[in-house]
RNA sequence: CUGUGCCGAUCGCUGAGUCGCCGAUGCGUGGCGAGCGGGGGAACCAAACUCGACUCAUGGGGCGAGUCCUCGUGAAGAGGUAGGGGCAGCAUUCGCUCCGAGCCCGUCAGCUAACCCCGUAAGCGUGGAGUGUCAGCACCC
Numbered sequence: 001c002u003g004u005g006c007c008g009a010u011c012g013c014u015g016a017g018u019c020g021c022c023g024a025u026g027c028g029u030g031g032c033g034a035g036c037g038g039g040g041g042a043a044c045c046a047a048a049c050u051c052g053a054c055u056c057a058u059g060g061g062g063c064g065a066g067u068c069c070u071c072g073u074g075a076a077g078a079g080g081u082a083g084g085g086g087c088a089g090c091a092u093u094c095g096c097u098c099c100g101a102g103c104c105c106g107u108c109a110g111c112u113a114a115c116c117c118c119g120u121a122a123g124c125g126u127g128g129a130g131u132g133u134c135a136g137c138a139c140c141c
Stems, first nucleotide, its partner, number of pairs: 011125004018034005035120006045110001059108001060105004068080004083099005089133006
């Protein structure tokens, strides 16, 4: 000097997933509130109903960016893509880069005021440039 691993603090990232209070504290595992997020739920509208055509069997719905296309396998997978993030004050442009999953309800739910219900996790470690703009700090006097 460089790389890797572990621990702690600070800081940062995806995400709604933060903060305050009461209690409890291994004989513990709870609760209330604010903030943020999600679901159910009128009227009107939509839909349904009526008529006609086609198809042939696979209920429908929710959270989320996470949909769809082509190829391919016994399985795996490959390449793209709608869309969603990151590159450290904020905004923006360029460039680079990452994700493009998973889970749940249980035959049931369009929208939806009042009203009702639920969640407040989990997992990580980036640090290129230009322009504009804002604030703070250090040093010195």

The prediction has a mean pLDDT of 79. A computed fold for a 141-nucleotide RNA from a Bacillota bacterium, annotated as c-di-AMP riboswitch aptamer (ydaO/yuaA leader). Rfam family: c-di-AMP riboswitch aptamer (ydaO/yuaA leader). Gene Ontology terms of the family: regulation of gene expression and cyclic-di-AMP binding. The sequence was found by an Rfam model in a public genome assembly. The model forms 92% of the base pairs in the Rfam consensus.